This is a predicted structure of a 119-nucleotide RNA (FMN riboswitch aptamer (RFN element)) from a Chloroflexota bacterium. Rfam family: FMN riboswitch aptamer (RFN element). Rfam links the family to the GO term FMN binding. Rfam describes the family as follows. The RFN element is a highly conserved domain that is found frequently in the 5'-untranslated regions of prokaryotic mRNAs that encode for flavin mononucleotide (FMN) biosynthesis and transport proteins. This element is a metabolite-dependent riboswitch that directly binds FMN in the absence of proteins. Taxonomically the source falls in Chloroflexota (Bacteria, Bacillati). The coordinates come from a structure-prediction model, not an experiment, and the mean pLDDT is 84.
RNA sequence: AUCAACCUUCGGGGCAGGGUGUAAUUCCCGAUCGGUGGUAAAGCCCACGAGCCGCAAGAUGGCAUGAGCCGGUGGAAUUCCGGAGCCGACAGUUAAAGUCUGGAUAGAAGAAGGAUUGA
Repeated sequence: AUCAACCUUCGGGGCAGGGUGUAAUUCCCGAUCGGUGGUAAAGCCCACGAGCCGCAAGAUGGCAUGAGCCGGUGGAAUUCCGGAGCCGACAGUUAAAGUCUGGAUAGAAGAAGGAUUGA
């Protein structure tokens, strides 16, 4: 220095201002948010996580799992720049939810570090 175990910590954001109405952060105008790894820098490319079932608890597994185009620059960008767009689990609620409440002081893709052992 490398590899493998071990341990610790970290690891999700968002309806301002209005309209209607008995009642809506749920409808309408408008506002606002964008996990992780990859790659020319990504909510919309590829892959993963999160959801439900199952289980004593798990694991394997099954079900579910949204959205992008055009132009420019460049060796390389559906990622940068310009343009007008699109999408968003489940349950709850005196009115229908990406944003409120809840499972969740949870879990997780992963990230950073530690010093111990072994090779």